Background
Predicted 3D model of a 78-nucleotide RNA (c-di-GMP-I riboswitch aptamer) from a Nitrospirota bacterium. Lineage of the source: Bacteria > Pseudomonadati > Nitrospirota.

RNA sequence: UACCGAUAAGAGCAAACUGCCUGUAAAGGUAGGGCGCAAAGCUACCGGUCCAGUUUAAUGGACAGCGGGGUUGCCGAA
Numbered sequence: 001u002a003c004c005g006a007u008a009a010g011a012g013c014a015a016a017c018u019g020c021c022u023g024u025a026a027a028g029g030u031a032g033g034g035c036g037c038a039a040a041g042c043u044a045c046c047g048g049u050c051c052a053g054u055u056u057a058a059u060g061g062a063c064a065g066c067g068g069g070g071u072u073g074c075c076g077a078a
Stems, first nucleotide, its partner, number of pairs: 004076002012037002017032006035065001041071003045068003048063005
C1' cells in the first nucleotide's frame, strides 16, 4: 500500500412503528424510536423494484437500507 474485518477503541448512521408537515402517489422532511449497518457517506451511470400517466406506450418521479459501477473516507486484531 492492497485485500480483509475483532464480542478491539473512539465516533457515526438509523429499519419497523408513532406524532406533525409536504406530495395525487411511490416517497420525503422533522421529533421520538432502534432492527440493523465498515461505507446504511455521496452519486440514479447499468440492472432491478415501486408510483403517476397511458395506447398499458411515450414521459415524469421515488428508492443509494436491492445488486453492480463511479467517487471520498475512520480504526487496525487475526